[in-house]
RNA sequence: CCCAUAUCCAGAGCGCCCGAGAGACCUGGCUCGUUGACGGCGCGGCAACCGGACCCCAUCGCGUCACGGUGCCAAGGCCAGCCCGGCGCGGUGUCAACGAUGACCG
Numbered sequence: 001c002c003c004a005u006a007u008c009c010a011g012a013g014c015g016c017c018c019g020a021g022a023g024a025c026c027u028g029g030c031u032c033g034u035u036g037a038c039g040g041c042g043c044g045g046c047a048a049c050c051g052g053a054c055c056c057c058a059u060c061g062c063g064u065c066a067c068g069g070u071g072c073c074a075a076g077g078c079c080a081g082c083c084c085g086g087c088g089c090g091g092u093g094u095c096a097a098c099g100a101u102g103a104c105c106g
Base pairs, nucleotide, nucleotide: 008106013043014042015041016040017039021032022031023030026081027080028079029078044073045072046071049069050068051067052065053064054063055061077105082102
């Protein structure tokens, strides 16, 4: 960097530095932020994806540990925007297929 798959309503602190924005991109909201956010550093933690060890099993675990590697530690991936469906208005048209636990992005 590319491909495939699963999950994403849970969980997780303190200190120091920085100094105005931040919440993945864009848009509209909404929220957080000089009572110092975001970001960086130190220590800590959450979690259990991969490796490892153990238990079970000699096909078949949604098991345990947290040793190693990632990830994460405001708000449902903060909400929504594409599609399906419902309602209302307007227009056009009357043919079909896939998906609805959807697609795309992260």
This is a predicted structure of a 106-nucleotide RNA (SAM riboswitch aptamer (S box leader)) from Deinococcus budaensis.
The coordinates come from a structure-prediction model, not an experiment, and the mean pLDDT is 78.
RNAcentral holds the sequence, with entries from Rfam.